[in-house]
């Protein structure tokens, strides 16, 4: 230097000006509204993300159901840890991929059963198409999975004995299964014996078996306050109505119910952020110090000008948090890895 691989961080900056949503704080003491409550004016100070996004997963919290349990359904599935919990993360382990750094994996069970395997192919799970072999003059008939072909996959891989010609039929090494020994928590790894392997292919993001987990719905949850009309109860009846009186209603005045419209709350101080020290490989955890960082309910962040410079990308919070997943103009640092060239 160049290519590469693994993290981390930024997400236009300043200044001036009009805007807009929360809070305070001063004015003003006025409008609407039964009430609660709401609404003016100035000033300060504050005001979206790294995903606010997609609503996948998990939790908190609210409400409803629930004596325990179980079917069903549905998630997840090497092994240890982390966590409120997770399908997320950390570290391992085995497989793959690369020359490395590293990276990727829905990674239990195909010796319970079941289906499936297009298309070639004789044959896709129980078979002989072509070759060898033996018989036969010849159709043929019998052995045969060494060879050929087909296929993503064809009867454990090789090499030897062996045999008419093959063939785990027998040997050796690899593979498999089994058992036991040694290391680890454990996935697994190594070693030592045994089995000739019909325990014969795949696929369990098919059904299906084992294992773990998982009550339902969600801030329009949910709690509070509440008109108007409409009901119901007490009183009142001067006045007016129901053709002349009484009672009764119609009416008024109060009290109640219910809980609409309407407001209040929940809502943001929290598994929270920042430093700093200890544990632990790590994820994360303990302890101290310091800070408070939107909270709206038709929903606020926007524009204009000016300078700068890498010339701006993707997109805008609606309970609230941990993940993933996706989308993003660009730039910066770090650690390794390969090659190359100079000392």
């Nucleotide at each position: 230097c160049a290519g590469g691989u693994a993290a981390a961080g930024c997400a236009g900056g300043u200044g001036u000006u009009c805007g807009c949503g929360g809070c305070u704080g001063a004015c003003a003491g006025g409008c609407c509204g039964a009430a609660a409550g709401g609404c003016g004016u100035c000033a300060g100070g504050u005001g979206a993300g790294g995903a606010a996004a997609g609503u996948c997963c998990g939790g908190g919290c609210u409400c409803c159901g629930c004596a325990g349990g179980g079917c069903a359904g549905g998630a997840c599935g090497c092994c240890g840890g982390a966590u409120a919990a997770c399908g997320u993360c950390c570290g391992g382990u085995a497989g793959a991929g690369g020359c490395g750094a590293c990276u990727c994996u829905a990674a239990g069970g195909a010796a319970a059963g079941u289906g499936c395997a297009a298309c070639a192919g004789a044959a896709a799970u129980g078979u002989a198409c072509c070759g060898c072999c033996a018989g036969g003059a010849a159709g043929c008939u019998g052995g045969u999975a060494a060879g050929g072909g087909u296929g993503g996959a064809a009867g454990g891989g090789c090499a030897g004995u062996g045999u008419a010609a093959g063939a785990g039929a027998c040997u050796a090494c690899c593979g498999c299964c089994c058992g036991c020994c040694u290391g680890g928590u454990a996935a697994c790894a190594g070693g030592c014996g045994g089995g000739g392997c019909a325990c014969a292919u795949g696929u369990a993001a098919a059904c299906c078996c084992c294992g773990u987990c998982c009550g339902g719905a969600g801030c329009a949850a949910g709690a509070c306050c509440g008109a108007a009309a409409c009901g119901a109860g007490a009183c009142a009846u001067a006045a007016g109505c129901c053709g002349g009186c009484c009672c009764g209603g119609c009416u008024g005045u109060c009290u109640c119910a219910g809980g609409u419209a309407g407001g209040u709350u929940g809502c943001u101080u929290g598994a929270u952020u920042c430093u700093g020290c200890c544990g632990g490989c790590g994820a994360c955890g303990g302890c101290a110090g310091a800070g408070c960082u939107a909270g709206a309910u038709a929903g606020a962040u926007g524009a204009a000008c000016a300078c700068c410079c890498a010339c701006g990308a993707c997109a805008u919070a609606a309970c609230c948090c941990g993940g993933c997943u996706u989308a993003u103009c660009g730039c910066u640092u770090u650690g390794c890895c390969u090659g190359u060239g100079u000392a």
Molecule: Bacterial RNase P class A
Organism: Lachnoclostridium sp. An131